[in-house]
């Protein structure tokens, strides 16, 4: 160095999560020309030599293994900050909105045909009287108004008388009482949630109005400004949640580089 047979390595790795820890199943990322079957999340299998069980491929170099790196780096996790969004809370703040008070810079209104202020008279308010109005009752006039127990006259009939005559008296008619209805408003009385009335007294300075003095403001509807109260949809503050970006820390596949290691038997 060659042939045959066997064996080791290898046939993927990583992140978060779970876990006392490790590995796996499930999720995500990333590789290779490149394994298969069974188990497993209310888990499965193990214990620092940390998946178990069974099977297969392949095998001495473009390969495999170990260690190292201010190298490179998919992706995951993470402290903090920012942004938009969603949920809860607050009423300290500033705004929005509502109300009230003040102010009078602007607009408006009003004012030399006299504002504000001051003085004075009257009314409005209370009360007495008068008058009026209204109501009631009286009064006056008219009408109606009594089966009998009102008056007058009383047909007929009744009673009485020898007779003349007399008596009581129903209906009818007339009149009237109590009463009732209407009218009157001359007179009298009483009453009143009455009054464009008259008059006396009291009261109030609020309102209306007349007169006089003074001589330029007055008002607060709108805007502005100040204060107070309310509200919580929004702004604002605070807290929580997931999302995106940046920063920090950490793990890190794949890749790159460096150093080291890679067997046994038989035969030629």
């Nucleotide at each position: 160095c060659c042939g045959c047979a066997c064996g080791a390595a290898c046939c993927g790795g990583g992140g978060a999560g779970c876990c006392a820890g490790c590995g796996g199943u499930g999720c995500c990322c990333u590789g290779u020309a490149a394994c298969c079957u069974g188990c497993a999340a209310u888990c499965c299998g193990c214990u620092a030599a940390a998946g178990c069980a069974g099977g297969g491929g392949g095998a001495u170099a473009u390969g495999c293994c170990g260690c190292u790196u201010u190298c490179c780096g998919a992706g995951g996790u993470u402290u903090g900050c920012u942004g938009a969004c969603g949920g809860g809370g607050g009423g300290u703040c500033u705004g929005c909105c509502u109300u009230u008070u003040g102010u009078a810079a602007g607009u408006g209104g009003u004012g030399u045909u006299g504002a504000c202020g001051a003085a004075u008279g009257a009314g409005u308010c209370u009360u007495g009287c008068a008058c009026a109005a209204c109501a009631g009752a009286a009064c006056u006039u008219u009408g109606c108004g009594a089966a009998c127990c009102g008056u007058g006259u009383c047909a007929g009939g009744u009673c009485u008388u020898g007779a003349c005559g007399g008596a009581a008296g129903c209906a009818g008619c007339a009149c009237u009482a109590a009463g009732u209805a209407a009218a009157g408003c001359c007179u009298c009385c009483u009453g009143u949630g009455u009054g464009u009335u008259g008059u006396g007294a009291g009261g109030c300075a609020g309102c209306u109005u007349g007169u006089u003095c003074c001589g330029a403001g007055c008002u607060a509807a709108c805007u502005g400004c100040a204060a107070a109260a309310g509200u919580a949809a929004c702004g604002c503050c605070u807290u929580c949640g997931g999302c995106a970006g940046c920063c920090u820390a950490u793990c890190g596949a794949a890749g790159a580089a460096g150093c080291g290691g890679c067997g046994u038997g038989c035969g030629g």
The prediction has a mean pLDDT of 75. The RNA shown here (Bacterial large signal recognition particle RNA) has 268 nucleotides and comes from a Clostridiales bacterium. It is recorded under the gene name ffs. Lineage of the source: Bacteria > Bacillati > Bacillota > Clostridia > Eubacteriales. It matches the Rfam family "Bacterial large signal recognition particle RNA". The literature on the family includes a 2009 paper in RNA Biol by Rosenblad et al., "Kinship in the SRP RNA family".